[in-house]
This is a predicted structure of a 72-nucleotide RNA (transfer RNA) from Coeloseira compressa. Its Rfam family is "tRNA". It is annotated as a transfer RNA. Lineage of the source: Eukaryota > Rhodophyta > Rhodymeniophycidae > Champiaceae > Coeloseira.
């Protein structure tokens, strides 16, 4: 330097251009003398960042940022 992929909850991951969702984690309730285990309930999202295209963007375009592979 160039080409490709990835970036969504504290973590690991989904989502046909039309209400962001799961599971672990945590927090509160119930179980227990206690812990654990199990139920149940609630939180937790600037979807990397501007911008553009659309009635309507996580999703489609192009910028940049971080990260990882390949080439040279």
């Nucleotide at each position: 330097a160039a080409g490709c992929a990835a970036u969504u909850a504290a973590c690991u991951c989904a989502a046909u251009g039309g209400u962001a969702g799961a599971g672990u984690a945590g927090u509160u309730c119930a179980u227990u003398u206690a812990c654990a285990u199990u139920g149940a309930a609630a939180a937790a999202g600037u979807u990397a960042g501007g911008g553009g295209u659309u009635c309507a963007a996580a999703u489609c375009c192009a910028c940049u940022a971080u990260u990882g592979c390949u080439u040279a």